[in-house]
Molecule: transfer RNA
Organism: Oligoflexales bacterium
RNA sequence: CGCGGGAUGGAGAAGUCUGGUAUCUCGUCGGGCUCAUAACCCGAAGGCCGGGGGUUCAAAUCCCUCUCCCGCUA
Numbered sequence: 001c002g003c004g005g006g007a008u009g010g011a012g013a014a015g016u017c018u019g020g021u022a023u024c025u026c027g028u029c030g031g032g033c034u035c036a037u038a039a040c041c042c043g044a045a046g047g048c049c050g051g052g053g054g055u056u057c058a059a060a061u062c063c064c065u066c067u068c069c070c071g072c073u074a
Stems, first nucleotide, its partner, number of pairs: 002072006010026004020057001028044005050066005
């Protein structure tokens, strides 16, 4: 240099094929339960989806470009 995969709340992952107000688990906070802690139950906050541009009524999702990470080949 070439090819492939990936970037989504604090952590891990789904959602992309088939465009339609972003979901799950853990964690955090508040409450319940308990003598108390853990576990368990209820509730809440926290992300506009790596950056930029384009298409569209509408983009995490489609197109272009750039950055970073992993792998393959030489």